Molecule: transfer RNA
Organism: Desulfovibrionaceae bacterium
């Protein structure tokens, strides 16, 4: 230098152009002598950055940044 994949909640990851979700975590309650487990409720995000297309973009297009793999 070229090719491919990835970037979404504190962490691991989903997400057909039409209101962003799950598990774990965290907080509160129930239960227990107490703790853990379990049950109930709550808490969560300007979707890596900047543009473009569209009535509407996490999703499509372009550029850039970072991480990983491959080729040279």
């Nucleotide at each position: 230098g070229g090719g491919c994949g990835g970037u979404u909640a504190g962490c691991u990851c989903a997400g057909u152009g039409g209101u962003a979700g799950a598990g774990c975590g965290c907080c509160g309650g129930c239960c227990u002598u107490a703790c853990a487990a379990g049950c109930c409720g709550g808490u969560g995000g300007c979707c890596g950055c900047a543009g473009g297309u569209u009535c509407a973009a996490g999703u499509c297009c372009u550029g850039c940044a970072c991480c990983g793999c491959c080729c040279a």